[in-house]
Molecule: Bacterial small signal recognition particle RNA
Organism: Chloroflexota bacterium
RNA sequence: GGUCGGGUCCUGCGCGGCAGAAAUCUACAAACCCCGCCAGGUUCGGAAGAAAGCAACGGUAAGUGGACCCUUCUGGGUGUCGCAGGGCAGCCUGGCCGGA
Numbered sequence: 001g002g003u004c005g006g007g008u009c010c011u012g013c014g015c016g017g018c019a020g021a022a023a024u025c026u027a028c029a030a031a032c033c034c035c036g037c038c039a040g041g042u043u044c045g046g047a048a049g050a051a052a053g054c055a056a057c058g059g060u061a062a063g064u065g066g067a068c069c070c071u072u073c074u075g076g077g078u079g080u081c082g083c084a085g086g087g088c089a090g091c092c093u094g095g096c097c098g099g100a
Stems, first nucleotide, its partner, number of pairs: 001097008009086006015079002018075005024067005034059003042051003
């Protein structure tokens, strides 16, 4: 110097990671206008019984807190990650050949 290739560049896909949200679990959470069960008491009844139903108890809901990465969604100049396509102005790097 020539030649072949790789990286850096762009795009797409995939994988993992980070963040957020949802879901899930758990705790709390309804004086009454949620549910169940309704002591006492109330009402109807001659009685047997029946009805409504406060407190308490239990459950559930909107909601709040915590847990979790099992699951779902979203995002990024998240990654010495992988694959493919597109690029070669410049830089880095490897092989081969030739010359000084």